[in-house]
């Protein structure tokens, strides 16, 4: 340098163009325990950046950014 993939809560991971963007872990706060841990209930937290197509983009197109492979 070509060429493919990828970016979503703190960490992982779903999500057919239209519902409140979902789950597990974690954190926090009650309950339950004499007391930790386990268990239960709850509550916060998120679509890399611009532009475009659409009525309507987390999903489709360009572009930029990062990260991963892969060929010279």
């Nucleotide at each position: 340098g070509g060429c493919c993939u990828c970016a979503u809560c703190g960490u992982c991971u779903a999500a057919c163009g239209g519902u409140u963007a979902g789950g597990a872990c974690a954190u926090u706060g009650c309950c339950u325990u004499c007391u930790c841990a386990a268990g239960g209930c709850a509550a916060g937290a998120a679509u890399c950046a611009g532009a475009g197509u659409u009525c309507g983009a987390u999903u489709c197109u360009c572009u930029g950014u990062g990260a991963g492979g892969u060929c010279a």
The RNA shown here (transfer RNA) has 72 nucleotides and comes from a Minisyncoccota bacterium. Its mean pLDDT, the model's own confidence on a scale to 100, is 80. The sequence is in RNAcentral, with records from ENA. Its Rfam family is "tRNA". Rfam classes the family as a transfer RNA.